The prediction has a mean pLDDT of 82.
This is a predicted structure of a 1508-nucleotide RNA (small-subunit ribosomal RNA) from Prevotella sp.

RNA sequence: AGAGUUUGAUCCUGGCUCAGGAUGAACGCUGGCGGCGUGCCUAAUACAUGCAAGUCGAACGAGGGUGCUUGCACCCUAGUGGCGAACGGGUGAGUAACACGUAGGUAACCUGCCUUUUAGUUUGGGAUACCCAGAGGAAACUUUGGCUAAUACCGGAUAUGAAUUUUGGAGGCAUCUCCGAAAUUUGAAAGGAGCGUUUGCUCCGCUUUAAGAUGGACCUGCGGCGCAUUAGCUAGUUGGUGAGAUAACAGCCCACCAAGGCAAGGAUGCGUAUCCGAUCUGAGAGGAUGACCGGACACAUUGGAACUGAGACACGGUCCAAACUCCUACGGGAGGCAGCAGUAAGGAGUUUUCGGCAAUGGGGGAAACCCUGACCGAGCAACGCCGCGUGAGUGAUGACGGCCCUAUGGGUUGUAAAGCUCUGUUGUAAGGGACGAAUGGUGGAGUCAGGAAAUGGGCUCCAUUUGACGGUACCUUACCAGAAAGCCACGGCUAACUACGUGCCAGCAGCCGCGGUAAUACGUAGGUGGCAAGCGUUAUCCGGAAUUAUUGGGCGUAAAGAGUGAGCAGGCGGCAGUUUAAGUCUGAGGUUAAAGCGUGAAGCUCAACUUCAUAAAGCCUUGGAAACUGAACAGCUAGAGUACGAGAGAAGUAAGCGGAAUUCCAUGUGUAGCGGUGAAAUGCGUAGAUAUAUGGAGGAACACCAGUGGCGAAGGCGGCUUACUAGCUCGAAACUGACGCUCAGUCACGAAAGCGUGGGUAGCAAAUAGGAUUAGAUACCCUAGUAGUCCACGCUGUAAACGAUGAUAACUAAAUAUUGCCGCGAGGCAGUGUUGAAGCUAACGCAUUAAGUUAUCCGCCUGGGGAGUACGGUCGCAAGACUGAAACUUAAAGGAAUUGACGGGGGCCCGCACAAGCAGUGGAGCAUGUGGUUUAAUUCGACGCAACGCGAAGAACCUUACCAAGAUUUGACAUGAAGGUUAGAUAUGCUGUAAUGGCAGAAAAGUGUGCCUUCACAGGUGGUGCAUGGUUGUCGUCAGCUCGUGUCGUGAGAUGUUGGGUUAAGUCCCGCAACGAGCGCAACCCUUAUGUUCAGUUGCCACCCGGCCGAGAGGCUGGAGCACUCUGAAGAGACUGCCUCUUACAAAAGGGGAGGAAGGUGAGGAUGACGUCAAGUCAGGAUGGCCCUUAUGACCAGGGCUGCACACGUACUACAAUGCGCGCUACAGAGGGAAGCCAAUCCGCAAGGAGGAGCAAAUCCGUUAAAAGCGCGCUCAGUUCGGAUUGUCGGCUGCAAUUCGCCGGCAUGAAGCUGGAAUCGCUAGUAAUGGCGCAUCAGCUACGGCGCCGUGAAUACGUUCCCGGGCCUUGUACACACCGCCCGUCACAUCAUGAAAGCCGUUUGUACCCGAAGUCACCGAGCUAACCGAAAGGGGGCAGGUGCCUAAGGUAUGGAUGGUGAUUGGGAUGAAGUCGUAACAAGGUAGCCGUAGGGGAACCUGCGGCUG
Repeated sequence: AGAGUUUGAUCCUGGCUCAGGAUGAACGCUGGCGGCGUGCCUAAUACAUGCAAGUCGAACGAGGGUGCUUGCACCCUAGUGGCGAACGGGUGAGUAACACGUAGGUAACCUGCCUUUUAGUUUGGGAUACCCAGAGGAAACUUUGGCUAAUACCGGAUAUGAAUUUUGGAGGCAUCUCCGAAAUUUGAAAGGAGCGUUUGCUCCGCUUUAAGAUGGACCUGCGGCGCAUUAGCUAGUUGGUGAGAUAACAGCCCACCAAGGCAAGGAUGCGUAUCCGAUCUGAGAGGAUGACCGGACACAUUGGAACUGAGACACGGUCCAAACUCCUACGGGAGGCAGCAGUAAGGAGUUUUCGGCAAUGGGGGAAACCCUGACCGAGCAACGCCGCGUGAGUGAUGACGGCCCUAUGGGUUGUAAAGCUCUGUUGUAAGGGACGAAUGGUGGAGUCAGGAAAUGGGCUCCAUUUGACGGUACCUUACCAGAAAGCCACGGCUAACUACGUGCCAGCAGCCGCGGUAAUACGUAGGUGGCAAGCGUUAUCCGGAAUUAUUGGGCGUAAAGAGUGAGCAGGCGGCAGUUUAAGUCUGAGGUUAAAGCGUGAAGCUCAACUUCAUAAAGCCUUGGAAACUGAACAGCUAGAGUACGAGAGAAGUAAGCGGAAUUCCAUGUGUAGCGGUGAAAUGCGUAGAUAUAUGGAGGAACACCAGUGGCGAAGGCGGCUUACUAGCUCGAAACUGACGCUCAGUCACGAAAGCGUGGGUAGCAAAUAGGAUUAGAUACCCUAGUAGUCCACGCUGUAAACGAUGAUAACUAAAUAUUGCCGCGAGGCAGUGUUGAAGCUAACGCAUUAAGUUAUCCGCCUGGGGAGUACGGUCGCAAGACUGAAACUUAAAGGAAUUGACGGGGGCCCGCACAAGCAGUGGAGCAUGUGGUUUAAUUCGACGCAACGCGAAGAACCUUACCAAGAUUUGACAUGAAGGUUAGAUAUGCUGUAAUGGCAGAAAAGUGUGCCUUCACAGGUGGUGCAUGGUUGUCGUCAGCUCGUGUCGUGAGAUGUUGGGUUAAGUCCCGCAACGAGCGCAACCCUUAUGUUCAGUUGCCACCCGGCCGAGAGGCUGGAGCACUCUGAAGAGACUGCCUCUUACAAAAGGGGAGGAAGGUGAGGAUGACGUCAAGUCAGGAUGGCCCUUAUGACCAGGGCUGCACACGUACUACAAUGCGCGCUACAGAGGGAAGCCAAUCCGCAAGGAGGAGCAAAUCCGUUAAAAGCGCGCUCAGUUCGGAUUGUCGGCUGCAAUUCGCCGGCAUGAAGCUGGAAUCGCUAGUAAUGGCGCAUCAGCUACGGCGCCGUGAAUACGUUCCCGGGCCUUGUACACACCGCCCGUCACAUCAUGAAAGCCGUUUGUACCCGAAGUCACCGAGCUAACCGAAAGGGGGCAGGUGCCUAAGGUAUGGAUGGUGAUUGGGAUGAAGUCGUAACAAGGUAGCCGUAGGGGAACCUGCGGCUG
């Protein structure tokens, strides 16, 4: 310090998540030691038991015990009395408050013990507890009578002090304070101890004075929580006067008077909460927390109250009420662990009913001493921090073993182990052994001051004594590597990888996500990484998060500028001067407790821990400065405004007037249609429409001018005239003199729709009706049509109320257009637009009319959804508006731009794509393939184009993979090893349904081998083409696909490759921030079309010479020959080369022409870019995993792949006369032939048979090509068309022809008369048509496939449309890319939530009732020791009573809040449900906003608005 996650990729916005640190923690696994800390966060729930506050005999009387010296000493105990018990210890319920913190104040106060100080400590008196004797009670305890003491209680004296009154002086801060004077009132315990001997001394006490210290009380400024869906609160309330109360001020309390006080700078209410020093985190600012330690506060079962006291309204005191628990003799009593231990309960969760007062501290005491669950220690707990250890060195054969991996060679675990050498921290054993203890206690000695002396006191020294922890820490010795390592992780973030198992299962997961048969993500193992006596998980806090932004964010489109203005409070504010000193700056002082933190040291072996020293921020006081801000005063004119002179304008309100048009009415003319639509229909019309003419009525809106123009704050404003009103601009510079800007709340205005009342209603038109469309059509379209639209008055208060851009002011290049004014002009001012610089922006874009640079003020935002919803409140007649959440859910939602893809977007272009034609398919029969069905099996694959006469260029057996039956197991096939054996194999024959089965078995060769058993293995057309290689199809022979360098862009990317032309072509040219290049195109290759050269057999035969036949023409043949044809090799030829025209003046190119066998790639073929379809193929072959192994292998005979209601594809043959039949007569090319092609000749009607010549082929054979041509017949008919089907007789191949072959003869003679919707092919030697050949092959289902030649057309205007494709552009919410995405109702399940008749709680207000204890006030006839008394009594006190206040309780009625609730509303999430298709493209009716109506639903329609 960052990282992951939205996308195909990018930048941004924005959330979610992670890495760090921390904890009073808990849970899981594991666990050696020590030190120092910490340990009920929940039930302020209830508590058994023990302990936690006593002490003093030197205050007092009494009782008891012990010792004996018998009247002394010591000890104990209840009681009186004193001090303490108000500290210490616990807890955090309450409390939002002067409770706390901080800084002050008290001239408004108190303070026991302590220190210093003043003066004293005098004189009397009456009781009482204990005790004794009675009484009551279960107990707790109570009560009567009697005796007695005090440092208990009371009276008197004294008094510098205090209080009150009068009064003098000084000071201050208003009340007042200090120093004096006079008068009145007011206080003490003759105490205790020691010593000495006495006039006492000392000590402890007590009273008093003045101070201090300590502790407290009260008051004030400032500071620190949430909610405004809490906005008004308050009656002792605010103030005054007087009295009271208090330590003291004060409405603290009371009487009277006044009507105030608090609050948007947040009163009141509700919720929550002890506060702080500090702790955690953070760079800091901050944020969170308030355990331990320390300070403060509050509380002590709940509520109330006072008493005592210096101090309490009192944790281990009292009284009362309430709840609970316990005891009880039922009459009545007792109790309070939020002290230390401990128990129960709650809970994820928190310890011993320990030791000791040795230390520190506290209470009492003169002291010894006693008490002390404060405290010091120990125990339990890895709860935390810190430290140590579990060994160190050497050691390779890189051992063994790994249910580790492997390419089978090895690798890894791994110097790890073993082995050898060493050490002994810790541990075990033995021995020694602390510090903490002294300024303590006791005893003694010395010394010092004072004193007559003694006791006593201070200081110094000696002796003695005191340790819970603890025989602990620590030290020494001995012994053995012996007794001591786990946890988590290993896909990315994030360090660390393999195997097996599993197979969207089981499971993991912090986020992204992993798992559907090769999982580095699940589980296990090996290995590795990290930390380590711990490691992980969970929870919580801070950080990262600049994700609430003061430091340090934003608001055109991402969330976000209120619809607009006026304007109070508030905030901010021009120029220059004087004063002040609040802010500001600076110096000093006080304080900010200690601890902690930081720094530097020191002590425990180190560290944690502890100790010492010291540095940094707030508040207050005070001195100074005066620039800036504030305040005060007096000025200025540049801001702002007023007056003056001009000007433009749909600015507003009211009244009047005008013409055009629509509709309606009346009348005339006129006749059959009109109207409407994509096409129609509803509708209107013969009762006369529409049309046309004239006249009239009425309402609404104002063509042209008109403009990116004008005006207005916005909404908005448009005929003309008049009246009234407001604003703006310019000019000039007379006046005022900062009068300004912004603006929460407030007020006003505010389109359309809508509401109320009353009018009005021509047109238009929600709703509604009808007609269409449609699967439906609650829509789009049409015909009608009501509210409404219009006016007046009132309400509503919202819009995409938009520039999606708040207002004001200043500054920062220009250019151009336009409106208004001024100026002679250059120009200036004020508006409205466009283009652009700097700059800004995520980009798009903005750019003097800023989204630039600054200043001030206001409003608003903080992931998406839930939701602008619910509840509450305010407003409204209503509709609704404003304000405005949460639970829950989710990892994204979003902005801009990029590349694609897509569009029922656009432009350009191409293709047998359409059109123009020709011939078909779809109908029939048959063939063939497929589906389906059937079957024991009908083996498998291929499924839009791009499966279906496809794999298959040949299923009777074989093939064959399928089925049923039979038989076989190292195997039908390969290699190797071990053991055994020496025979066996074969022809042939028999058996047998058959077989590689069984039986019999001659001869020859020969030691090679064969056979048997066992083991490795063979084998698999078993699965996965979604694990693969290879190969193929397809877009598509379409013209595209990319790269290097450069440039542009934050980037994805762009440019190049776009543009203007042109081409079959990214073909070429021109232009251009591009310049080049590659794969494609073209060309190079093959065939074909024309010459030339070479060659001449098996090809050729013109010329020449022979022979034979023939009347001749001529034919056959031999020689010679290679001219021609042909064959097959080389080379030529065609390149827009030439002419002309067109094109932007040019190029590329195109049109036409010449020549030429051929002309614009001449024709055909081969050739298939980057890629797409997880396209096809594991059954051609290869191949990884997986699966089978007496079977999913191998063998065999038979069957099946050919089954048949049916459906589809592809062909063939036809339906006939351009034909059919018969006869005669011509003309090919290519390819094939030895287990072959087969001639002549003969036989058969024919298939075929016999036959055997020739030929391994330019020689021989198949081989007669057919259509065509010529002639004859048929004459439109189911026929002399058509040939299916069937019968019968034959032929061929083959081991075999039944399932299941082909061919022939005779006979039979089905459907079919040109084919619905739809649809295929083809642009020239093509379609159509005719025959021929070949591969496979014994034969054949071939009518298929692949080739060959013959005959040989028609048509193309053209690119609107269909299909496919290319380029550019545009929109996009798509990127699995439109077969995309996506909305709403309904149905089901789950979850949270709102409403709800009510029901049940909690809390609080008001009114009233009752009213304990208690203070206070009053009464006090009853009772009564101290004092007075003239002895009657008085005074004082007590019991008792009354009253005020008042806790708890009760009654009534409100508020707030929580829980629950039949039913009900919407919401969210879920597997592949139902209905539609609203949105995204012009989304098929552009969408959206507001409003109103309607509808199963998305939605539709009206009105107005926006462009997103």
Notes:
The sequence is in RNAcentral, with records from SILVA. The source organism's lineage runs through Bacteria, Pseudomonadati, Bacteroidota, Bacteroidia and Prevotella.